[in-house]
RNA sequence: GAAGUCGGCUGGACAGUCGCUGUCUCGCGCAAGCGGGAUGGAGGAAAGUCCGGGCUCCACAGGGCAGAGUGCCAGGUAACGCCUGGGGGGCGUGAGUCCACGGAAAGUGCCACAGAAAAUAUACCGCCAAGCCACCGGGAUCGUUCCGGCGGACGGUAAGGGUGAAAUGGUGCGGUAAGAGCGCACCGCGCGUCUGGUAACAGGCGUGGCAGGGUAAACCCCACUCGGAGCAAGGCCAAAUAGGAACCCCAUGACGCGGCCCGUGUCGGGUUCGGGUAGGCCGCUUGAGGCGCACGGCGACGUGCGUCCCAGAUGAAUGAUUGUCCACGACAGAACCCGGCUUACAGGCCGACUUCACCU
Numbered sequence: 001g002a003a004g005u006c007g008g009c010u011g012g013a014c015a016g017u018c019g020c021u022g023u024c025u026c027g028c029g030c031a032a033g034c035g036g037g038a039u040g041g042a043g044g045a046a047a048g049u050c051c052g053g054g055c056u057c058c059a060c061a062g063g064g065c066a067g068a069g070u071g072c073c074a075g076g077u078a079a080c081g082c083c084u085g086g087g088g089g090g091c092g093u094g095a096g097u098c099c100a101c102g103g104a105a106a107g108u109g110c111c112a113c114a115g116a117a118a119a120u121a122u123a124c125c126g127c128c129a130a131g132c133c134a135c136c137g138g139g140a141u142c143g144u145u146c147c148g149g150c151g152g153a154c155g156g157u158a159a160g161g162g163u164g165a166a167a168u169g170g171u172g173c174g175g176u177a178a179g180a181g182c183g184c185a186c187c188g189c190g191c192g193u194c195u196g197g198u199a200a201c202a203g204g205c206g207u208g209g210c211a212g213g214g215u216a217a218a219c220c221c222c223a224c225u226c227g228g229a230g231c232a233a234g235g236c237c238a239a240a241u242a243g244g245a246a247c248c249c250c251a252u253g254a255c256g257c258g259g260c261c262c263g264u265g266u267c268g269g270g271u272u273c274g275g276g277u278a279g280g281c282c283g284c285u286u287g288a289g290g291c292g293c294a295c296g297g298c299g300a301c302g303u304g305c306g307u308c309c310c311a312g313a314u315g316a317a318u319g320a321u322u323g324u325c326c327a328c329g330a331c332a333g334a335a336c337c338c339g340g341c342u343u344a345c346a347g348g349c350c351g352a353c354u355u356c357a358c359c360u
Base pairs, nucleotide, nucleotide: 001356002355003354004353005352006351007350008349009348010347012325013324014323015322016321017320018319020041021040022039023038024037025036026035027034028033043331047342048341050340051339052338053337054336055230056229057228058227067226068225069224070223071222072086073085074084075083076082087101088099089098090097091096102221103220107219108218109215110214111213124161125160126157127156128155131154132152133151135149136148137147138146140145169187170186171185172184173183174182188210189208190207191206192205193204194203195202196201234282235281236280237279244273245272246271247270248269249268253267254266255265256264257263289308290307291306292305293304294303295302296301326329
């Protein structure tokens, strides 16, 4: 210098004018409220609502079934499907990056097309002449039979070809009629054991010719986790109207049941009470909080000290406009709160590292 990998920050600036909204304060007003002043007023994702928790109400002795989710190991955390560190595998020369990464020797299912065969196995083209069958030649023989040749494919075989995303461990040597873990060496795999490591796992040694394709974000098995609903949660105050409860008063009546009495039910007025609608208030923002320093830890993070208060609306504020400047400005707007993940994003800045080329 070029190409690249990873991480972090930022997300127009300044000033004037007029508005909106929370809080504090002063004045006026019986009050509702009005006016003045000071001060706070969107984001890195406020988003998707996909996970996890706080908070609230309901449910709950304990256990099981069903259902859902998670799935290498260790740690962090309030918790997680998140994060950190490590292991294994894929990709990359590398910095790095991606992975639902338990079980397919418990069972069931599925594997299009092609292909003999997609998993009880099997044989399309081939390969073979040791065995078997037919023929020919030769030798011996009474005969059985022996040798050689040619053919068949009864048989043997799965090396090679062919099909496929995938074909019954791979490579090589031996072996054989041709072949084949049939034998051997190495690699892979299973089992046993030793060493290192908290562990996942890695390495060494021994042993078994090999357990018999893939698929579990197919059913399933194993292990672990999970009660439900959500701030329109939930609580408080409380009009009008209707209905309810208790007590009192009045007709001491009317009507229903019944043949009649007793009994019983319904019907009027008033006072008080309670639930509760409209409406208002709380929940509501001080919190697993931000910043700085020190210490512990590789790190996620934790501990201690200091310091700061940083939107809280409810027809729902955070805007409009003017001027100046620049690199001319992306995605996008809180609604109970917090930790994550994911998605969107114009432009700008910083740091660490890798590879290549050149110079000293």
The RNA shown here (Bacterial RNase P class A) has 360 nucleotides and comes from a Gammaproteobacteria bacterium. Rfam family: Bacterial RNase P class A. Rfam classes the family as a ribozyme. From the family's description: Ribonuclease P (RNase P) is a ubiquitous endoribonuclease, found in archaea, bacteria and eukarya as well as chloroplasts and mitochondria. Its mean pLDDT, the model's own confidence on a scale to 100, is 77. NCBI's taxonomy places the organism under Bacteria, Pseudomonadati, Pseudomonadota, Gammaproteobacteria. The model forms 95% of the base pairs in the Rfam consensus.